Model confidence (mean pLDDT): 82 of 100. Transfer RNA from Micromonospora sp. C51, 71 nucleotides, folded computationally. Rfam family: tRNA. About the family: Transfer RNA (tRNA) molecules are approximately 80 nucleotides in length. Rfam classes the family as a transfer RNA. Gene Ontology term of the family: triplet codon-amino acid adaptor activity. The organism belongs to Micromonospora, within Bacteria.
[in-house]
RNA sequence: GCGGCUGUAGCUCAAUGGCAGAGCGCCUGCCUUCCAAGCAGAGGACCUGGGUUCGAUUCCCAGUAGCCGCU
Numbered sequence: 001g002c003g004g005c006u007g008u009a010g011c012u013c014a015a016u017g018g019c020a021g022a023g024c025g026c027c028u029g030c031c032u033u034c035c036a037a038g039c040a041g042a043g044g045a046c047c048u049g050g051g052u053u054c055g056a057u058u059c060c061c062a063g064u065a066g067c068c069g070c071u
Base pairs, nucleotide, nucleotide: 001070002069003068004067005066006065007064010024011023012022013021018054027041028040029039030038047063048062049061050060051059
């Protein structure tokens, strides 16, 4: 320098054009003499910019970060 793959919550992952969800973790409450476990609840995220579309996490382009390969 070229090509491919992947960027979503604190972490690990879904969702494939129409409300952004799960597990674990954090916080609050219940339970308990207390803690743990258990139960209930709350908060928290679509890598960035543009384009297409009535509508974009999703499709297209460029950029950017990580990983892999070639040179």